[in-house]
This is a predicted structure of a 344-nucleotide part of an RNA (large-subunit ribosomal RNA, domain IV) from Crenobacter caeni. It matches the Rfam family "Bacterial large subunit ribosomal RNA". Rfam links the family to the GO terms ribosome and structural constituent of ribosome. The coordinates come from a structure-prediction model, not an experiment, and the mean pLDDT is 89. The source organism's lineage runs through Bacteria, Pseudomonadati, Betaproteobacteria, Neisseriaceae and Crenobacter.
Context: one part of a larger RNA
């Protein structure tokens, strides 16, 4: 020096990306326990007190229950219940140590906030999460030889089920809600019309033949789905404006004008897991805060099931703060053990 343990004056997170690691807490009984809440929780919230041994005394009580007593409906009955056995305080008195849950086992706690409701699942061997799943919600397909899936097929699953069923898709408990746009794309509907293939084959023409005919060609007409066309549909894919002016300080613009669009972003939220400028501005917390919390709104580039905003409980989840605690640190020291190293 390395590894594994132990102790530490004063300070107590000054360490550090970050209290990482360590320390604190820890058992049982009793007292006591906030906001909030889906009334279940939160909660072991928090915070406190007691704990050994000896004596009254293994006492009171409780359980079981023998003898016995009592009752009647006389039974394998019921009630009480000395003894024995089991369990076992409260209280009072005394006593020892620095220390009585004397060792070991054995929660640190609280506050604000993001995300995800939750328990679960996941990258076997660098990621456990805010990702996946989830109950719930919605749309959509499917009438049964179902849709759909596997399979050249037979057949099988779906299902020995039958629309309160099954498949697909999205969202993701719960609460309050889910605005406008059908122009584009998709899907659904539409006995008309346009376009349109094979097929059909009117007419005309060529070759050959005396002719009937055979043959080559021309291609009128009829002719499906699709597309065009007409509607519907956004919890289908998706989308949700610009410029100019205006109020008796200034500033701002409820208001007006104009252009464009299928329609111009509603509620709610907002420097946010989204904010470039930006360490925005104000407030809080600190002596001092690019983080954090609360506001403001000028949203570069939030926004409503690609869900919006809240939310008790939950989380080996992210951020911030406080108390307690500590060798994380100021600043290192010592002890024990095992290595390394040197010598034999």
């Nucleotide at each position: 020096c390395u590894c594994a343990g132990g102790a530490g004056a004063a300070g107590g997170a000054a360490c550090u990306c970050g209290g990482c690691a360590a320390a604190u807490u820890g058992a049982u009984a009793c007292c006591g326990u906030a906001a909030c809440u889906u009334c279940g929780g939160g909660a072991g919230a928090a915070g406190g007190u007691a704990u050994g041994c000896c004596c009254c005394g293994g006492u009171a009580g409780c359980g079981u229950g023998u003898a016995g007593u009592c009752c009647c409906u006389u039974g394998c009955g019921g009630a009480c219940g000395a003894a024995g056995c089991g369990u076992g305080a409260u209280g009072g008195g005394g006593u020892c140590g620095c220390a009585g849950a004397g060792a070991a086992u054995c929660g640190g706690u609280g506050g604000c906030u993001g995300c995800g409701a939750c328990u679960g699942u996941u990258u076997a061997a660098c990621a456990a999460a805010a990702a996946c799943a989830c109950a719930g919600c919605a749309c959509u397909g499917u009438g049964c030889c179902a849709a759909c899936a596997c399979g050249a097929a037979a057949g099988u699953g779906g299902a020995c089920g039958u629309a309160u069923a099954c498949g697909g898709u999205g969202u993701g408990a719960c609460g309050c809600c889910u605005g406008c746009c059908c122009g584009g794309u998709g899907c659904c509907g539409g006995a008309a019309g346009g376009u349109u293939a094979a097929g059909u084959g009117a007419u005309g023409g060529g070759g050959u033949g005396c002719a009937a005919g055979c043959u080559c060609u021309u291609g009128a007409u009829c002719g499906a789905a699709g597309c065009c066309c007409c509607g519907g549909u956004a919890a289908a894919c998706g989308g949700c404006g610009g410029c100019c002016g205006u109020a008796a300080c200034u500033a701002u613009a409820a208001c007006g004008g104009u252009c464009c669009u299928a329609a111009g972003g509603u509620a709610g939220c907002g420097a946010a897991a989204u904010u470039c400028c930006u360490u925005g501005u104000c407030g809080g917390g600190u002596a001092a805060g690019u983080u954090c919390c609360g506001a403001c709104c000028c949203g570069c580039a939030c926004g409503a099931a690609u869900g919006g905003c809240g939310u008790a409980a939950c989380g080996a989840u992210g951020g911030c703060c406080a108390c307690a605690c500590u060798g994380u640190c100021u600043c290192c020291u010592c002890c024990u053990g095992a290595g390394a190293c040197u010598c034999a």